[in-house]
The RNA shown here (small-subunit ribosomal RNA) has 1482 nucleotides and comes from Rhizobium leguminosarum. Its Rfam family is "Bacterial small subunit ribosomal RNA". Its family is annotated with structural constituent of ribosome and ribosome in the Gene Ontology. The RNAcentral record of the sequence draws on ENA. The prediction has a mean pLDDT of 85. NCBI's taxonomy places the organism under Bacteria, Pseudomonadota, Hyphomicrobiales, Rhizobiaceae, Rhizobium.

RNA sequence: AACUUGAGAGUUUGAUCCUGGCUCAGAGUGAACGCUGGCGGUAGGCCUAACACAUGCAAGUCGAGCGCCCCGCAAGGGGAGUGGCAGACGGGUGAGUAACGCGUGGGAACAUACCCUUUCCUGCGGAAUAGCUCCGGGAAACUGGAAUUAAUACCGCAUACGCCCUACGGGGGAAAGAUUUAUCGGGGAAGGAUUGGCCCGCGUUGGAUUAGCUAGUUGGCGGGGUAAAGGCCCACCAAGGCGACGAUCCGUAGCUGGUCUGAGAGGAUGAUCAGCCACACUGGAACUGAGACACGGUCCAGACUCCUACGGGAGGCAGCAGUGGGGAAUAUUGGACAAUGGGCGCAAGCCUGAUCCAGCCAUACCGCGUGGGUGAAGAAGGCCUUCGGGUUGUAAAGCUCUUUCACCGAUGAAGAUAAUGACGGUAGCCGGAGAAGAAGCCCCGGCUAACUUCGUGCCAGCAGCCGCGGUAAUACGAAGGGUGCAAGCGUUACUCGGAAUUACUGGGCGUAAAGCGCACGUAGGCGGAUAUUUAAGUCAGGGGUGAAAUCCCGCAGCUCAACUGCGGAACUGCCUUUGAUACUGGGUAUCUUGAGUAUGGAAGAGGUAAGUGGAAUUCCGAGUGUAGAGGUGAAAUUCGUAGAUAUUCGGAGGAACACCAGUGGCGAAGGCGGCUUACUGGUCCAUUACUGACGCUGAGGCGCGAAAGCGUGGGGAGCAAACAGGAUUAGAUACCCUGGUAGUCCACGCCCUAAACGAUGAAUGUUAGCCGUCGGGCAGUAUACUGUUCGGUGGCGCAGCUAACGCAUUAAACAUUCCGCCUGGGGAGUACGGUCGCAAGACUGAAACUCAAAGGAAUUGACGGGGGCCCGCACAAGCGGUGGAGUAUGUGGUUUAAUUCGAUGCAACGCGAAGAACCUUACCUGGCCUUGACAUGUCGAGAACUUUCCAGAGAUGGAUUGGUGCCUUCGGGAACUCGAACACAGGUGCUGCAUGGCUGUCGUCAGCUCGUGUCGUGAGAUGUUGGGUUAAGUCCCGCAACGAGCGCAACCCUUGUCCUUAGUUGCCAGCACGUAAUGGUGGGAACUCUAAGGAGACCGCCGGUGACAAACCGGAGGAAGGUGGGGAUGACGUCAAGUCAUCAUGGCCCUUACGGCCAGGGCUACACACGUACUACAAUGGUAGUGACAGUGGGCAGCGAGACAGCGAUGUCGAGCUAAUCUCCAAAAGCCAUCUCAGUCCGGAUUGGAGUCUGCAACUCGACUCCAUGAAGUCGGAAUCGCUAGUAAUCGCAGAUCAGCAUUGCUGCGGUGAAUACGUUCCCGGGCCUUGUACACACCGCCCGUCACACCAUGGGAGUUGGUUUUACCCGAAGGUAGUGCGCUAACCGCAAGGAGGCAGCUAACCACGGUAGGGUCAGCGACUGGGGUGAAGUCGUAACAAGGUAGCCGUAUCGGAAGGUGCGGCUGGAUCACCUCCUUU
Repeated sequence: AACUUGAGAGUUUGAUCCUGGCUCAGAGUGAACGCUGGCGGUAGGCCUAACACAUGCAAGUCGAGCGCCCCGCAAGGGGAGUGGCAGACGGGUGAGUAACGCGUGGGAACAUACCCUUUCCUGCGGAAUAGCUCCGGGAAACUGGAAUUAAUACCGCAUACGCCCUACGGGGGAAAGAUUUAUCGGGGAAGGAUUGGCCCGCGUUGGAUUAGCUAGUUGGCGGGGUAAAGGCCCACCAAGGCGACGAUCCGUAGCUGGUCUGAGAGGAUGAUCAGCCACACUGGAACUGAGACACGGUCCAGACUCCUACGGGAGGCAGCAGUGGGGAAUAUUGGACAAUGGGCGCAAGCCUGAUCCAGCCAUACCGCGUGGGUGAAGAAGGCCUUCGGGUUGUAAAGCUCUUUCACCGAUGAAGAUAAUGACGGUAGCCGGAGAAGAAGCCCCGGCUAACUUCGUGCCAGCAGCCGCGGUAAUACGAAGGGUGCAAGCGUUACUCGGAAUUACUGGGCGUAAAGCGCACGUAGGCGGAUAUUUAAGUCAGGGGUGAAAUCCCGCAGCUCAACUGCGGAACUGCCUUUGAUACUGGGUAUCUUGAGUAUGGAAGAGGUAAGUGGAAUUCCGAGUGUAGAGGUGAAAUUCGUAGAUAUUCGGAGGAACACCAGUGGCGAAGGCGGCUUACUGGUCCAUUACUGACGCUGAGGCGCGAAAGCGUGGGGAGCAAACAGGAUUAGAUACCCUGGUAGUCCACGCCCUAAACGAUGAAUGUUAGCCGUCGGGCAGUAUACUGUUCGGUGGCGCAGCUAACGCAUUAAACAUUCCGCCUGGGGAGUACGGUCGCAAGACUGAAACUCAAAGGAAUUGACGGGGGCCCGCACAAGCGGUGGAGUAUGUGGUUUAAUUCGAUGCAACGCGAAGAACCUUACCUGGCCUUGACAUGUCGAGAACUUUCCAGAGAUGGAUUGGUGCCUUCGGGAACUCGAACACAGGUGCUGCAUGGCUGUCGUCAGCUCGUGUCGUGAGAUGUUGGGUUAAGUCCCGCAACGAGCGCAACCCUUGUCCUUAGUUGCCAGCACGUAAUGGUGGGAACUCUAAGGAGACCGCCGGUGACAAACCGGAGGAAGGUGGGGAUGACGUCAAGUCAUCAUGGCCCUUACGGCCAGGGCUACACACGUACUACAAUGGUAGUGACAGUGGGCAGCGAGACAGCGAUGUCGAGCUAAUCUCCAAAAGCCAUCUCAGUCCGGAUUGGAGUCUGCAACUCGACUCCAUGAAGUCGGAAUCGCUAGUAAUCGCAGAUCAGCAUUGCUGCGGUGAAUACGUUCCCGGGCCUUGUACACACCGCCCGUCACACCAUGGGAGUUGGUUUUACCCGAAGGUAGUGCGCUAACCGCAAGGAGGCAGCUAACCACGGUAGGGUCAGCGACUGGGGUGAAGUCGUAACAAGGUAGCCGUAUCGGAAGGUGCGGCUGGAUCACCUCCUUU
């Protein structure tokens, strides 16, 4: 000094909190694999086939026990035997074993060679037998016979303190010598030590889908046996023994010290080292011995291998090496007994694959190195780049220095306390040379430290989880760069951790998984008060034990460390002893508050049985009465002239009990409802008398248990699964209707399940209140009411709890006791097995496989065939249209060489296109060009430019004429043209889903947000909701909000009135002049007008309503009245909306073409369909005539007056006008006349002919004019559009584009000029609030089941194959035991005969292997078959989520392609509306 000690993350959602699984980061390994590999130290190294093994070695030793043989002169040495000791140790392995096998702690009835101590003895004899020799057998292994021989081999006798047996009389039992003069041995006995055997308590794996097991079984008496207790064995007797505290059976497994992990508690594990056990080819058995039922002994049986002369033999590496095999995988046929230890021996010594060393292997741990310093031209190269640079990077090179390790040369230990060193010329030390010989692997989207480029294009691939990849991939592959670790680095496998995710420490069960449907009650668990006793639990002290090693601490030794040594601490345990006595337990005594009994009252749909009542439905009979009734969204099936429905009377029968009636009552739950009677259970209140803890809970068990269903027998009015018909529908096996059978009812017997719910187990105690209601008591007061108390039943609410919702004295709060249940989703409450049931089925209840979620509560949206409020030409009220005709135009489709491209619900379709004959033009055909039609740069030449001709469709090609310009510092320069080469140009090619910009739309709808504060764990909420009001989130009031921003409004333009100023090109009242006439002229500045600036309108004033508000209604005044009318103005955002073809632009693609030029054609096609328009169908009109009144605009390659010509389009001449001056310019609807209802004097398409104009050109393919022609069409089906006032309707005018082309498009302008709005029920769209949701790509959402296809695992399955176990019987090797032993027989006895004793042999029971028959159980395969799971784009429907369009769900029955439908009962986990009751606030 032995101490410190506990981390989280990713992933369910649009987001949040929770529940809950999956996954990751850590540590570890006897590991393996991939890439790579310098050195050393220390460890470790067949986890699989307890599979089979060639070869060598692993157990011998002693001549001081003995005889013989050989070598040697001898000393001595050697050999095979006999004899002794040792081969029971050491070494290996983990098959078996769930057991006293192991661990721990005890115990008594034992043995123990060698060792130690003590004591005593060691005397006398005898008979054999190996070897050797001889004769045989056999291939061999081996073996037979005869003769001879020794001993510490064998035997007898003697002796016996102590030893053993005993019937207490007695009886029994030893020994070995050797060598030499001192030892070594031998025997008996006692004690010790060591080791071993046996017994017991406790601990020691999973399964109950294993619940009963057991016949030597349990015990006793008596024997036998053993070293020893014991059914260990035997005979007899008894009927016991074990088991829910888990027997038996099945599966798995050597156990422990320890090891790994962990904060710990635990969990996992049992290689190396150490202790124990078991095994030795498989099974059985004994012998010898102190010790074995014996790894390198024996016998037998079996399988296998080998030898063989076929007769017979031999063998056992789970010893060390090694081989084959198996496997992802695990080493040398090495050295030495030098050390440590073992055996034998007196010893020398011999033996020792124990051991000590070496070899192989990055297998692990530890240590070291691969260089240090300096070095910026920041080299080259690589990579990236915004092209400037950055980075690799002081890195390299260069200069300088050092030498650890490796290498070379010398020297050279300790390990040995005399000799002896395998390791080993090793470790170490000294010297030498030279930066020399020595770096890789994984990763870089998040978790998780580390980023870029290229390639690829849902392919190839990655991936631990989430996920990445469909043309800009930090996620694939490569490169550059970077991070991490490092002689290793990654991957895989496995263990613990994180995981509080099995919760003892340390979880839960209202809705997430989870309270048994409810009671009674057994075992068990828990249990009121007081006193006393005990001391089992509990606590404290002592003793023993808890092996060593390991872990931890301190010190020490290898240069350090790993490693090792020494000492300590610890080993949390068990046993024992002493003490304490509060609590728990046991005993005893007492108590009354828990519990119960008694007495008196009370309420009640509590139960069972019998009887009885009225209303209603239906049916039957009769009467009245006539044509319908019934039913529905609408109908039909159905009933009815044979008399229904309706109505009246009478009768029958069954079932259910209106009102009362109530979050009222009773019951344990299910459940219980007319009235009466009988029997009967429980509860409450009061009184206090009695008993004296008698209590609570409750595994198994037992009883009750809605509806449906089953059996037998009744009954059957209504209702009503199935069924039939009628409807609906695409279909309708449904919803609706008409019928209708089981059933519903009764009795008896089964079933035993429900959303059997408060989704909340039972019991006890504690913890604010307020308000109802039911039953009783008490007090006050007295019909009533108030207060209080006990027991029920409800609502709200504080603390507290909860993930939230919510619960809250009837807890889901705080505590205690007991029981039940849960551990991701699916598979599945399924399969198999078992129990129950008549059946239906119920109870119990898995696995393979598959997914990364499934789920709860709440939030914001979106949506609803949910609700409320409000608005809008949304509907309604009106006016006029479209849809029918013809034409124009756009689109689709079709066609085509091409009919270029885009737009395609509203929000494409008279749209891009404000104008396609060529051009445009992007398309097609053909002919041409290739630095290009266009831009910049380089070089060369030339002014630019221009005339004419030829060929050609033209582009183009060939020839040809004129022309030398501008600036200059005299060098040249600028523009332009031509030529050349290369960078490049060019692309209306693709991607609007890579983009900018612009635009549409919701929508000119009133919304969209923020800061601070507050509330909520949080997403979020509040503000922004509420009461009013508004066109408006407009304003007012209220309010945990107070403010603010973008929107609204206003500011802007225009129009409507007035004023001021100004007065030409406009105006002309008054004055003057002039004309046929005209502001024509002088002049005027009044008016109109023009264009600048002002005024004006604000609910300002009055009255009313409203809350004293905001505001609304009415009125006055006013040109205008409640944003006066119109325009511009478009919040946050939505639609991957539209546009790459306006433009711009990333990426990709083309480059003698996808670029460029040219001619011709096409965009103009035409069975058809749709949109948008024009013109009509006529009299509100057509035609003719007449002739009045606008405004906006345009005009020089222009508008063009006027005149002339032409029927006309137009032509010719041409004034004026760059415009308030001239001109386009005629306005038209109007008015008047005529036509008189017709396919017309309507309508004008189409066609023929003749022309005009523009233009290079009018054929495809322009417009206009004239003459002629004169189609459809007589007001338009379903459906649908616009419009609320100067609007609709109607009428014309102008302009842009433009050579020409729009009387039909578009954009503007003015003229004439209505009708209607009760109102918000409905349709559509929108806003706000609220509600439900399984939607969030947001209902064009989600999602269910059958069928079809592919794959996967699994159940059943006739059978078949194998393992294991068991019952009965048969067989019975070896062996020991028992009996026998007539055969054989040395020791002893006997003179002998013979005996004692022994052996072979035989018999018996036991018994291994084997066999026959039958069971149990497990596993493999199996035609066919059942469901299940999974799988981007299959089929049928649409069951569920919103009131999901029939509310859903649970149980049950039945039916149906399927989801499912229907009946009966139940639940709310149902929306909406209404009513009732209660609560809160005022």